Parts: sequence; C1' cells; structure tokens
RNA sequence: UAUCCAUACGAGCCGAGUUCCGUCCGCACCAGCGGCCGGGAACGGGGGAACCACUGGGGCCGUCCACGGCCCCCGGGGCGAAUCGCCGCCAGGUGCGCGGCGUAGUGCAGGUCCAGCACGAGCCCGACAGCUAACCCCGUAGGCGUCGAGACCCAAGGA
Repeated sequence: UAUCCAUACGAGCCGAGUUCCGUCCGCACCAGCGGCCGGGAACGGGGGAACCACUGGGGCCGUCCACGGCCCCCGGGGCGAAUCGCCGCCAGGUGCGCGGCGUAGUGCAGGUCCAGCACGAGCCCGACAGCUAACCCCGUAGGCGUCGAGACCCAAGGA
C1' cells in the first nucleotide's frame, strides 16, 4: 500500500418501519447499555354508516319489451413501484410453471434538468370486505453502497 474477515463509530440509500417514558431482570457502578412487559407520541396499513356507486358473460323458456325462471362458464380481496402484452418450451379444454423481449410504474444520496445505471418481486386473507364520519383492529421489519471534473439553483463550511 492492496485484498479479505470481524467489531465499533460517523455521514448516507431503499422502505411506514422512528422516538420518548415506566416496572422488573442482567451487565456495569459515572453515565449508560441490553432483554421481557406496559404506556405515550409519530409514521404506515386494514375493517367499518348515510349519500353516491356497483348489480359479470352466454344459451333456453314464459311474453314482442321491461321483468322473471332454469342451465353452463369465470371466484373475490389486501400489502407493495412491481402491472400488462408478445414469443418459445412444458402441460394438454380455460391454465400452473420455466426462459426471453418489451411495458404501466419505481429507485439512484440537497432540488430540478440532461445523460447513464438498476428494479419492474414476493407474501397474505380464506368464500369474504366498493366509498365511508363515529368507532374498531394491526405494523414499527428487512436489506444495502450513490457520488457523471455535466448544467442551473439552494444551503453550510473554510480561506
């Protein structure tokens, strides 16, 4: 000096995922740190009136229409940027899955623009939920490494 690993601290990124107080226990014995439980604030999410909105598609019949009956087919919803389409393979009625190419949308370090790069997943409820005041319930994780001698603006610091 470089690389790798571990720990601690500082400035940060994605994300709601932060902060304060208290009893008890442990470590320390100065101040604090950690764990369980409880409470408050903050942020995020779900359920839940009126009003409004919605009332799947196809076939047959009554009765031409409105309407009604019968049969067949497709369940529905939530968190999240993560939707939708085309092609190929597998399967063999609809489609599950795998791979590729795009795409609605999302992120990139003070802000905007240009350029460039990355993501475009996964999980949950369990036949059930539109909106929704009061009211009720839940979460407070997890994972990382941006910096282009670019332009303009803002802010702070130094000389």